[in-house]
Background
The RNA shown here (transfer RNA) has 75 nucleotides and comes from Candidatus Pacearchaeota archaeon CG10_big_fil_rev_8_21_14_0_10_30_48. The prediction has a mean pLDDT of 81. It matches the Rfam family "tRNA". About the family: Transfer RNA (tRNA) molecules are approximately 80 nucleotides in length. Rfam links the family to the GO term triplet codon-amino acid adaptor activity. It is annotated as a transfer RNA.
RNA sequence: GCCCGGGUAGCUCAGCCUGGAUAGAGCGCUUCCCUCCUAAGGAAGAGGUCAAAGGUUCGAAUCCUUUUUCGGGCG
Repeated sequence: GCCCGGGUAGCUCAGCCUGGAUAGAGCGCUUCCCUCCUAAGGAAGAGGUCAAAGGUUCGAAUCCUUUUUCGGGCG
């Protein structure tokens, strides 16, 4: 330099192919219940410009282009 795959909540990931209803799960975190206390258990809650910018569209996490970053392959 070329090619392929990935970036979505603090962490690990789903959703993307086939655009559409307020963007989800587990773990973690906060508060409360329970308990002498802690753990376990139960209830509620907070937390996301979906890597960035632009484009297409009535509508984009999803399609297109560029950039960036991580991993792999070729030279």